[in-house]
Molecule: small-subunit ribosomal RNA
Organism: Deferribacter abyssi
RNA sequence: AUGGAGAGUUUGAUCCUGGCUCAGAACGAACGCUGGCGGCGUGCUUAACACAUGCAAGUCAGGGGGAAAGUCAGCUUCGGCUGGCGAGUACACCGGCGGACGGGUGAGUAACGCGUGAGGAACCUGCCCCACAGACCGGGAUAACCCAUCGAAAGGUGGGCUAAUACUGGAUAAGCGCACGCGACGGGUGUUGUGUGUGAAAAGGCAGGUCACAAUUUUGUGGCUUGUGCUGUGGGAUGGUCUCGCGUCCCAUUAGCUAGUUGGUGAGGUAACGGCUCACCAAGGCUACGAUGGGUAGCCGGCCUGAGAGGGUGGUCGGCCACACUGGGACUGAGACACGGCCCAGACUCCUACGGGAGGCAGCAGUGGGGAAUAUUGCGCAAUGCCGGAAACGGUGACGCAGCGACGCCGCGUGGGUGAGGAAGGCCUUCGGGUCGUAAAGCCCUUUCAGUGGGGAAGAAAGGCAUAGGCAGUAACUGGUCUAUGUUUGACGGUACCCACAGAAGAAGCCCCGGCUAACUCCGUGCCAGCAGCCGCGGUAAUACGGAGGGGGCGAGCGUUGUUCGGAGUCACUGGGCGUAAAGCGCACGUAGGCGGCGUGGUGAGUCAAGGGUCAAAGGCUACGGCUCAACCGUAGUAAGGCCUUUGAUACUAUCAUGCUAGAGUGCCGGAGAGGGUAGCGGAAUUCCCUGUGUAGCGGUGAAAUGCGUAGAUAUAGGGAGGAACACCGGUUGCGAAGGCGGCUACCUGGCCGGUAACUGACGCUGAGGUGCGAGAGCGUGGGGAGCGAACAGGAUUAGAUACCCUGGUAGUCCACGCUGUAAACGAUGGGCGCUAGGUGUUGGUGGUUAGUAGCCAUCAGUGCCGAAGCUAACGCGUUAAGCGCCCCGCCUGGGGAGUACGGCCGCAAGGCUGAAACUCAAAGGAAUUGACGGGGGCCCGCACAAGCGGUGGAGCACGUGGUUUAAUUCGAUGCUAACCGAAGAACCUUACCUGGGCUUGACAUCCCCGGGACCUAGCAGAGAUGCUGGGGUGCCCGUCUUUGGCGGGAGCCGGGAGACAGGUGCUGCAUGGCUGUCGUCAGCUCGUGCCGUGAGGUGUUGGGUUAAGUCCCGCAACGAGCGCAACCCCUACCCUUAGUUGCCAUCGGUUAGGCCGGGCACUCUAAGGGGACUGCCCCGGAUAACGGGGAGGAAGGUGGGGAUGACGUCAAGUCAUCAUGGCCCUUAUGUCCAGGGCUACACACGUGCUACAAUGGCGCGUACAGAGGGGAGCGAAGCCGCGAGGUGGAGCGAAUCUCAGAAAGCGCGUCUCAGUUCGGAUCGCAGUCUGCAACUCGACUGCGUGAAGCCGGAAUCGCUAGUAAUCGCAGGUCAGCAAAACUGCGGUGAAUACGUUCCCGGGCCUUGUACACACCGCCCGUCACACCACGGGAGUUGGUCAUACCUGAAGCCGGUGGCCCAACCGUUUAUGCGGGGGGAGCCGUCCAUGGUAUGGCUGGCGACUGGGGUGAAGUCGUAACAAGGUAGCCGUACCGGAAGGUGUGGCUGGAUCACCUCCUUU
Repeated sequence: AUGGAGAGUUUGAUCCUGGCUCAGAACGAACGCUGGCGGCGUGCUUAACACAUGCAAGUCAGGGGGAAAGUCAGCUUCGGCUGGCGAGUACACCGGCGGACGGGUGAGUAACGCGUGAGGAACCUGCCCCACAGACCGGGAUAACCCAUCGAAAGGUGGGCUAAUACUGGAUAAGCGCACGCGACGGGUGUUGUGUGUGAAAAGGCAGGUCACAAUUUUGUGGCUUGUGCUGUGGGAUGGUCUCGCGUCCCAUUAGCUAGUUGGUGAGGUAACGGCUCACCAAGGCUACGAUGGGUAGCCGGCCUGAGAGGGUGGUCGGCCACACUGGGACUGAGACACGGCCCAGACUCCUACGGGAGGCAGCAGUGGGGAAUAUUGCGCAAUGCCGGAAACGGUGACGCAGCGACGCCGCGUGGGUGAGGAAGGCCUUCGGGUCGUAAAGCCCUUUCAGUGGGGAAGAAAGGCAUAGGCAGUAACUGGUCUAUGUUUGACGGUACCCACAGAAGAAGCCCCGGCUAACUCCGUGCCAGCAGCCGCGGUAAUACGGAGGGGGCGAGCGUUGUUCGGAGUCACUGGGCGUAAAGCGCACGUAGGCGGCGUGGUGAGUCAAGGGUCAAAGGCUACGGCUCAACCGUAGUAAGGCCUUUGAUACUAUCAUGCUAGAGUGCCGGAGAGGGUAGCGGAAUUCCCUGUGUAGCGGUGAAAUGCGUAGAUAUAGGGAGGAACACCGGUUGCGAAGGCGGCUACCUGGCCGGUAACUGACGCUGAGGUGCGAGAGCGUGGGGAGCGAACAGGAUUAGAUACCCUGGUAGUCCACGCUGUAAACGAUGGGCGCUAGGUGUUGGUGGUUAGUAGCCAUCAGUGCCGAAGCUAACGCGUUAAGCGCCCCGCCUGGGGAGUACGGCCGCAAGGCUGAAACUCAAAGGAAUUGACGGGGGCCCGCACAAGCGGUGGAGCACGUGGUUUAAUUCGAUGCUAACCGAAGAACCUUACCUGGGCUUGACAUCCCCGGGACCUAGCAGAGAUGCUGGGGUGCCCGUCUUUGGCGGGAGCCGGGAGACAGGUGCUGCAUGGCUGUCGUCAGCUCGUGCCGUGAGGUGUUGGGUUAAGUCCCGCAACGAGCGCAACCCCUACCCUUAGUUGCCAUCGGUUAGGCCGGGCACUCUAAGGGGACUGCCCCGGAUAACGGGGAGGAAGGUGGGGAUGACGUCAAGUCAUCAUGGCCCUUAUGUCCAGGGCUACACACGUGCUACAAUGGCGCGUACAGAGGGGAGCGAAGCCGCGAGGUGGAGCGAAUCUCAGAAAGCGCGUCUCAGUUCGGAUCGCAGUCUGCAACUCGACUGCGUGAAGCCGGAAUCGCUAGUAAUCGCAGGUCAGCAAAACUGCGGUGAAUACGUUCCCGGGCCUUGUACACACCGCCCGUCACACCACGGGAGUUGGUCAUACCUGAAGCCGGUGGCCCAACCGUUUAUGCGGGGGGAGCCGUCCAUGGUAUGGCUGGCGACUGGGGUGAAGUCGUAACAAGGUAGCCGUACCGGAAGGUGUGGCUGGAUCACCUCCUUU
């Protein structure tokens, strides 16, 4: 010393920039739900809208009048009269004081209004205080009242009487005012002293006492005295007024304003200064330090917020101001231009007898209205205060209290303890349980608050009265004043507080629970209903909607809305930025301003220090105290800071003076240069013209065409004309401030550099406004016009092609003069100065070295590159800073709307400069990262292309699918990766579909009860399921008993019954498991540690080689490792060993001639084990490595061939219909049984196949050789029958034995002879065979007959690299049979081709660009159409406001005024008169509110139509941009076009790619 927190949201991820949003505090609040008590506060923020009613300002020993009711008494003609009391009371009136305070409101006001500090020598001040001096003598009226009268009323008029502290004349004047003179002082007109002249007062009232007098009384008069009042003067206090310094909101899209304006002289006016007013004179005054104009607003103490600085605010309380229905005006007064006074005008309301009147709640209540919204027509003057009064007292909606409102703050309560069977119930559940929850109940206590009853304050002290006493004064008393005692005064209120009583008794809600943000489950809902502060939730399992349970937060409140500050360092003073995020003016010169080198001296303005004054109170803070605490209140203390002032200090800044030379400049000597301007000159080239030569084309493109050319082009040669531009040199060379500048020469001219150190002596830097320059396009006038070339025309391209390409071509490009003033005018980097490592190249100069103009060294000025430190979000910058500092200027503050609109300025126009808002979005951005992608690049693979062989696409048929149809044609699969797929077998069954008929604990499982042996079997009905009716039969195990048998129990089975439950091929593959496809058998995918980076991430894994391979080698901030690759496994190729039946037969024997038999196990083979191959060997290449090429050997050679094996992952890929499974749904049906039908339909379309179109063939005859399989409800031989399918037959065989089983192509012979055929076999007919309960829908096969399309297949497209393709047949599974031409295997015969990697497709690695990340099937632009929204323009129309000119001119002040009117004073020679003085009405004039007319400025509403803009799941047209975005893009400008846009011209890189040049780095 007490003070400072952040989060969500842009991305696939990251860092940064940046906006939006949230958490906090606050409120005069409102709204929703809820609501027990008290205290203290607080309560029309809107219509300064209008107001009914009541109250809010009166009071008084000045004065004159003066009741009544009632009562008493007397009288009475009983009608009443008189008198006393009431009472000198009430009540008005004259007069005094107060109504200028108190109370309200915030309209107006941007101002000396307010705040603060000064000043008044330029002022006023009633009541109050002090001091001094006074109050003498007169006068005339007038209200009330009375009479009369007008009026509806309000109110008035005339006549008459009267008083005063009302009015008034005179006297006096210490002092005072005025004029003049003198002295002193002072800051200038002033102050003070003094003299002369002159001017102006009063109520000696009123009250008490006392004395005296008069009077019948009421009463009157006088003296003294006390008190009070009155007059003059001076002073004080208080209050006011004026002036000045400083401070006090927004707009410059308000830049100029001003005639009483600025000053002077004089006068008037005021309390007073003053142009305040007037006359005259002068021409000033204000303003970018923001005048004038417009908008908004009362200001402050304070209040809220904030760490503070600051921001916001001005309600309650306090100070000031302004206002009082609107506008104007004055009167009175000490004070007003006066809230509850006056006059006038206006609007409005009310009364009215229509003639005329009345009114002003922004006082307190209250009403209507407005509004989201703000209270009682309460009590009291008891307290505090104010007014009047001598006082008592009166008045006081000020005030004190009460009432209403959770509006705020504060306090209290709604109970405490114990209590597990963890009750019931709710909710959840994996069904075990968990949770609400010690919560409840129960038991034991307490009693605040509320309720009832009782007691009961403080706030009260004054003042009065009574009594007593002191003091001053008086002759004395009264009275005054002070003290003591007693007595009297409370709206709140029987309130606070205290006591008692009863009983847990009467007292809890609100919001939230996806993240931020604390708190989770179930159900419902199904992009619906809804939520939402931001991000965002909801499309069938939603912690985000609604409900519930549970939980969290706060609590008589809780949420919401609004507003302010905070967070926001997001306007940045504290405390920000500008290369690429928003932001450096295109460049310079220069005005104001800001800033400024070294030394000395002066001043002391800034600055600093100390002291003084002030900054009211309240508030805040601290301490203490009072209400039980707190809120609240009281007392005391007090900080920072502001302004004024005194004194001091003098370093710095400033200023003045004087010096200096390092900044700046000048001179002198040299130097380089596309710096600028003017004039002249030159050659090359294009085009055109002429002539010659020459002939059929030229030109142009991706390819063409338009065009030119036989009227002679192009080409070529010579000559000529004209315009524009200057090859090579030429260079990250030079010059210039920038734009920009390029042939040569001359002239004119600016700047720069080096050297020198003679001169000046801070002369400097920057620069708001301003001025000038300023590419290209464009504009004006006049020239010029070769080439190029917007527009335009034609030709192409294209779906189109208003483009890209081509042929032409006008403006323009050029010159002169003038205008325009913009660009990616860029280093996207303002200027100046200083400081902070280097290296290397280059331009110009100088010095040194040197023989040297070479080289080297040094240095100055430029211009590049690389880099230390440092900076940066990163990229990068880095002595040419984007580093470290100082000075000055410009600019930025989310994206869009928009550089737009409006206004202004400029321009001939085009347009430029300045430059918003509504509305809308939750982002828009920068840099970098990882991917993906590219009609980017490099390297490399693959039947990817190419090379080749055979197909598909055409035909017929088969199968699958779409579609259509149907009662149903069950369902799924849908690019590659669905479509002879799930189907390795749909006539019934299958079967899930349809129609019809049945069943309901069910066809199937478990449990319970009853009955029964199980079971076998017959008949009838029915399509069957099923139903009905019979017959036979009595088992097994155990126990027990009256043991040929009975009884009981049990297991299995059957039937019946009840309910729990079964069942579902019903839905969701986007809730899932499992399994599978695909990229892809591709070579990749990752991790640990380390290192690098703020981070995402990188490194490793990149690089050089190599491989089929992230295979291996080498290198390397990496070192290792894992999943993949490879190998290990199987088949196959060679050999060996073992074994030898059913296999084999070389040798021997037999034979029916068949390995048939004996025999044998050598061979083949079989099936088990082993061997073999590893770049091991040689040569060459290569880095000596990995590895590659060749060779030897070998059955096999560089992974031998084939298979199995599929990394991290991708496709919400496929499958809920294989199975499993969450959730949902059905339950006499979505379950189950049955019959029949359907899945086989058929105008079509697609896919996969089969068979063909024939002679490398068909047919006939003959003939040869496999492998691998299958077989018991099976394979089935021989033989016999049938043309055949097949039948019959039954041997053999559970199979190396028997059998299916004939292999076929092939080979041999014959025939056919190019024909829709002896090709082809579809279709159809007839007749059959077989399986099966059954071949109608709907089987296969056989025979005979029939004989269709089809003559090799458009665009397009598929497979295959060797035992492969092609071709040939065989077998198997499923299966009764079979739609199999399918699938899975097997063997037979057995090719062609690969130059090569440009291209298509897919993939791997590296790199590059990116606006993509749902990742190019991406993103995205503009017109058009539709809907909605706000805005601009708009013929006009309608308001507001301001100004100007003129007219009008109320009331009133002021001025004037003939006649008229008038008590006081004066004069007067009778006089209720006259005259004078003075005053007044009326009239006139100045000023002026209002009103009117006209014009203009500013501003708003509406507005046919119109313009663009914004927004809006699935509209239209195109494709402009992002990749080289398919014509690189963009900027300025011009022209053109449905639209994005295109083209010309100049510029930029914020363009990819390739090549070249230069530079740099390393060697």